[in-house]
RNA sequence: CCAUCAUCCAGAGCAACUGAGGGACGGGCCCUUUGACGUUGCGGCAACCAGCACGAGCAGCGAUGCGCUGCUCAGACCAGGUGCCAACGCCCGAACGAUGAGAG
Repeated sequence: CCAUCAUCCAGAGCAACUGAGGGACGGGCCCUUUGACGUUGCGGCAACCAGCACGAGCAGCGAUGCGCUGCUCAGACCAGGUGCCAACGCCCGAACGAUGAGAG
C1' cells in the first nucleotide's frame, strides 16, 4: 500500500503554546476569539490484538484419587501494542469514512 473480516447510538479531563477556522467529501446542521482545530505535558476511556489467575471440554501418561502435559473454549483483576476523550461515523447521500486484525 492493499484483498478480506469485525466494529462504530455507550464511555473519557485539566493546563500550556498558537491564532481562524473546524466537524474527511457534497447538502444540511453544529463547534469556534467565552480561543475551536492543531501540538505538547499530565490524566482518563475501553474498541481490537497479544498476556495472566481460576474454570470447562478432549487426548495421552502416571497413578488409585488425584497429579502432569498438550490442544480448544472462556476469562475477573492487572496490564502491554495501537486507538480514542463535541453532537448516533452529528443527519442524509455516495463506488463514502474511521479503528483494529491482516494473507499478500
This is a predicted structure of a 104-nucleotide RNA (SAM riboswitch aptamer (S box leader)) from an uncultured Actinomycetes bacterium. It was read from a public genome assembly, where an Rfam model found it.